Model confidence (mean pLDDT): 85 of 100. A computed fold for a 347-nucleotide part of an RNA from an uncultured Bacteroidota bacterium, annotated as small-subunit ribosomal RNA, central domain.
[in-house]
Context: one part of a larger RNA
RNA sequence: UUGGGUUUAAAGGGUCCGUAGGCGGGCAAUUAAGUCAGAGGUGAAAUCCCACAGCUCAACUGUGGAACUGUCUUUGAUACUGGUUGUCUUGAAUUAUAGUGAAGUAGAUAGAAUAUGUAGUGUAGCGGUGAAAUGCAUAGAUAUUACAUAGAAUACCGAUUGCGAAGGCAGUCUACUAACUAUAUAUUGACGCUAAUGGACGAAAGCGUGGGGAGCGAACAGGAUUAGAUACCCUGGUAGUCCACGCCGUAAACGAUGGAUACUAGUUGUUGGGGUUUAUCCCUUGUGUAUCGAAGCUAACGCGAUAAGUUGACCGCCUGGGGAGUACGGCCGCAAGGCUAAAACUC
Numbered sequence: 001u002u003g004g005g006u007u008u009a010a011a012g013g014g015u016c017c018g019u020a021g022g023c024g025g026g027c028a029a030u031u032a033a034g035u036c037a038g039a040g041g042u043g044a045a046a047u048c049c050c051a052c053a054g055c056u057c058a059a060c061u062g063u064g065g066a067a068c069u070g071u072c073u074u075u076g077a078u079a080c081u082g083g084u085u086g087u088c089u090u091g092a093a094u095u096a097u098a099g100u101g102a103a104g105u106a107g108a109u110a111g112a113a114u115a116u117g118u119a120g121u122g123u124a125g126c127g128g129u130g131a132a133a134u135g136c137a138u139a140g141a142u143a144u145u146a147c148a149u150a151g152a153a154u155a156c157c158g159a160u161u162g163c164g165a166a167g168g169c170a171g172u173c174u175a176c177u178a179a180c181u182a183u184a185u186a187u188u189g190a191c192g193c194u195a196a197u198g199g200a201c202g203a204a205a206g207c208g209u210g211g212g213g214a215g216c217g218a219a220c221a222g223g224a225u226u227a228g229a230u231a232c233c234c235u236g237g238u239a240g241u242c243c244a245c246g247c248c249g250u251a252a253a254c255g256a257u258g259g260a261u262a263c264u265a266g267u268u269g270u271u272g273g274g275g276u277u278u279a280u281c282c283c284u285u286g287u288g289u290a291u292c293g294a295a296g297c298u299a300a301c302g303c304g305a306u307a308a309g310u311u312g313a314c315c316g317c318c319u320g321g322g323g324a325g326u327a328c329g330g331c332c333g334c335a336a337g338g339c340u341a342a343a344a345c346u347c
Stems, first nucleotide, its partner, number of pairs: 004318003008300001012315001014201004021194003025088007033081002035077008049065006091191001092188003095184006103177007110154001114150008125136002162169002206247006215241002220236004258314001262310002266292001268290003273284003296303002320347003329340004
């Protein structure tokens, strides 16, 4: 490289946008670049192949033929692909109306709980565990009542629910923004799909500057446990967790399943719309979402219209285990480190 693969054996990029490139709907005309056919030139010799001949044979050599699958010029063909022109509406997009949701950003606000402070009542314990102790408490704790302050998170509803490209998103209200679904007619007229390089977003932890700090809590300290206990349990507790701005760019970033299109039995829910006799109901249809399952597929488990089935187009990635996602170099980063990415050697 070909072939074969990519849920779980090696292998789908964390996600989206989009440049080049690749691929691309119906009809008509035109062109003749690709494509096909004919003719001509060229394609050195040797080699290879075929036939015959010469060394006693063979290797070797000689003569002739074929071949050299290529390339150039020219004359034609026009189904397909391409170019150009015109046109169409089914793909794609736009608009209106109605609706949907924990989608995003900013601001405002609510009630429980917790902690702390002050004041009152009140007295000897509280707390914690398998059992204890460290710890707190007569300087009046724990408990209880009132008031005040603070930060963080939003019980019930809540669900195999919903929304978002992914990460993710949950009290309530407002503003702005985006998305999706249904219906309707009109408009544009292939405007599409994918996407190397590139760009944007991207949990947690971590980093920088400035705030904030109730609870929780790496590190750390003490008490236990134990042969030991740098742990599991307990009492404390700093970074952090929270906010603003700026970095980092990784996760079992998982459905371990790339995105888009077309086709291929059914079943039971759910989400939203419509209808009827308004019911613990029935029927119908679209989008999403969940369960079982025919055919088919699979090494099996299983998947099964939300495919891992059947198709063609595009991108990423894989090629025995270890060495190693490491070294070196390069790029990025404040650092931590990230991205790219070998070989010797060994089994």